This is a predicted complex of two RNAs, RNase P RNA and transfer RNA, with 469 nucleotides together. Rfam match: Bacterial RNase P class A. It is annotated as a ribozyme. The prediction has a mean pLDDT of 78.
């Protein structure tokens, strides 16, 4: 030099003019007895992101009287640690990949709980099966060197080497062995299990010994076994003013008694309590559900928070403790914009060339608030590693 | 802002718990019928099942993540 892995940051910049939200401050007019209410300016501070988005997790808040128990649902699932908590990080193990640096990985449980799928091809697809073919036995018919030969067919039995079908056929490779084969048996690999050992907190590794010769895939099918989860979401929810119609319809069992009926009155009680079912509480005895009327006004929730940042210390790391310092948006027809000027970056054109001249500058924009995962992004900067050429 | 649902032919819409090449009506195109059109009959094309990724031997279906579309959620009493 070329080619790549991993992380981390930055996403224009500086003047300047007008303009907009929001805080403070403070001038003028109207109006009110006053408090204060409405208007028109002025100064000064501020004013978007690394994903503010997608709403895919997890929380804190606030309501549902109280957030109780079982079940059902639902969701995560290697082991250890962070954490307010997660499906998130971090750090390890196993399993793939890649020369490597590294990267991927819903990764609990199928001989130790059951159930159940596998089209099509194919003899056989699940307590396997025998289609061609091997190989023997018995019969028939050729054939000629008349045999202990050959050849075809049929029929019976053995086998599972080889063929063949499959995404998948019940180890693998040589050998012994047979009539021809076969874990039948040896040898040596790979897998399976039990029991002991050694390391590690564990996942799990190594290593012995004994089984029996091979047990198969899907649980992002049911299931099963752990941990976890009450719903409902700032348009939660609180409080203030203003209008309108305690207005219509539905659901409120059952027995009994009086009454011609309409209804009444007693008893078992009912109904609600934010997915469903029991229980256990509570509350109300008039409550819920639909349609209909009405207002579209105001405060507060509304930003100091698991905030951010130096630096020390602990821990491989994630992250945690101590000190110090700093305050950075809060709209409700919803502010954060335009425009010049210089500089940087990419592309056009033009020149030999510097350089001129035009032109562009991603992705996308807050609405309670954080912690994370996804996705969308023009161009740039840093650091550490690989791997392959070549020079010292 | 917050909660939910659906995507399958040119429109509407089926596909039971995953199996060969994915159906139905309406329209599309061609032939016959008719002096011609409508009707009718017959016969054809027309889909990367929204995309991308796993999961499995096999994915319209089952799982994840984007991608479009639509709904509904204010207070008063």
């Nucleotide at each position: 030099u070329g080619a790549g892995u991993g992380g981390g940051c930055c996403g224009g910049g500086c003047g300047g003019u007008c303009g907009c939200g929001u805080g403070g401050c403070u001038g003028g007019g109207c109006u009110g007895u006053g408090a204060g209410g409405c208007u028109c300016g002025g100064c000064c501070a501020u004013g978007a992101g690394g994903a503010a988005a997608g709403u895919c997790c997890g929380a804190a808040c606030u309501c549902c009287a109280c957030a109780g128990a079982g079940c059902a649902c639902g969701a995560u699932g290697c082991u250890g640690g962070g954490u307010a908590a997660c499906g998130c990080c971090c750090a390890g193990g196993c399993g793939g990949g890649g020369u490597g640096a590294c990267c991927c990985g819903a990764c609990g449980g199928a001989a130790u709980a059951g159930u159940g799928c596998a089209a099509c091809a194919g003899a056989g697809a699940g307590c396997a099966g025998g289609u061609c073919g091997c190989c023997g036995c018995a019969c028939a018919g050729g054939a000629c060197u008349u045999g202990a030969u050959c050849c075809u067919g049929u029929g019976c039995g053995g086998u599972a080497a080889g063929a063949g079908u499959g995404a998948a056929a019940c180890g693998g490779u040589g050998g012994u062995g047979u009539a021809a084969g076969a874990g039948a048996c040896c040898a040596c690999c790979a897998g399976c299990g039990g029991c002991c050992c050694a390391g590690g907190u564990g996942a799990c590794u190594g290593g012995g010994u004994c089984g029996g010769c091979u047990a198969g895939g899907c649980a992002a099918a049911c299931c099963c076994c752990a941990u976890c989860g009450g719903g409902a979401g700032c348009a939660a929810g609180g409080c203030c003013a203003a209008g309108c119609a305690u207005g219509a319809g539905g659901a409120g069992g059952a027995u009994g008694g009086c009454g011609c009926a309409a209804g009444c009155c007693a008893u078992c009680g009912c109904g609600g309590g934010c997915u469903g079912c029991u229980c256990g509480u509570c509350c109300g005895c008039u409550u819920c559900c639909u349609c209909g009327g009405g207002u579209a006004g105001g405060c507060c929730g509304c930003u100091u928070g698991a905030g951010g940042u130096g630096c020390c210390g602990a821990g491989c790391a994630a992250u945690c403790g101590g000190c110090g310092c700093c305050c950075u948006a809060g709209a409700g027809g919803g502010a954060u914009g335009a425009c010049c000027g210089c500089c940087a970056a990419c592309c056009c054109g033009u020149u030999c060339a510097u350089g001129c001249g035009g032109g562009u500058u991603a992705c996308a924009g807050a609405a309670u608030u954080c912690g994370g995962c996804u996705u969308a992004c023009a161009g740039g900067c840093c650091c550490a590693c690989u791997c392959a050429a070549u020079c010292u | 802002g917050g909660g939910c649902c659906a995507c399958u032919a040119g429109c509407u819409c089926a596909g039971g718990c995953g199996g060969u090449u994915a159906g139905a009506g309406c329209g599309c195109g061609g032939u016959c019928c008719u002096g011609a059109u409508a009707a009718g009959a017959c016969c054809g094309a027309g889909g990367u099942c929204u995309g991308u990724g796993g999961u499995u031997c096999g994915a319209g279906u089952c799982c994840a993540c984007a991608g479009u579309g639509g709904c509904c959620c204010a207070c008063c009493a």